RNA sequence: GGGCACGUAGCUCAGUUGGUCAGAGCUUCCGGCCCAUAACCGGGCGGUCCCCAGCUCAAGUCUGGGCGUGCCCA
Numbered sequence: 001g002g003g004c005a006c007g008u009a010g011c012u013c014a015g016u017u018g019g020u021c022a023g024a025g026c027u028u029c030c031g032g033c034c035c036a037u038a039a040c041c042g043g044g045c046g047g048u049c050c051c052c053a054g055c056u057c058a059a060g061u062c063u064g065g066g067c068g069u070g071c072c073c074a
Base pairs, nucleotide, nucleotide: 001073002072003071004070005069006068007067010026011025012024013023019057028044029043030042031041032040050066051065052064053063054062
């Protein structure tokens, strides 16, 4: 220098034929249970979906550029 993949909640990820809420598990916080702790059960908090621009009535989801990470080639 070239190619490919990925970038969504504190962490791990799902969501992709563009549309009806942006979700799950874990963590954390509150409560229940217990003599107590763990486990278990119930509930809450938490993200303008990496950035900029474009297409569209509508973009996490398509297009272009940038940044970052990983792998491969040189």

A computed fold for a 74-nucleotide RNA from Parcubacteria group bacterium ADurb.Bin192, annotated as transfer RNA. NCBI's taxonomy places the organism under Bacteria, Bacteria candidate phyla. The sequence was found in a public genome assembly.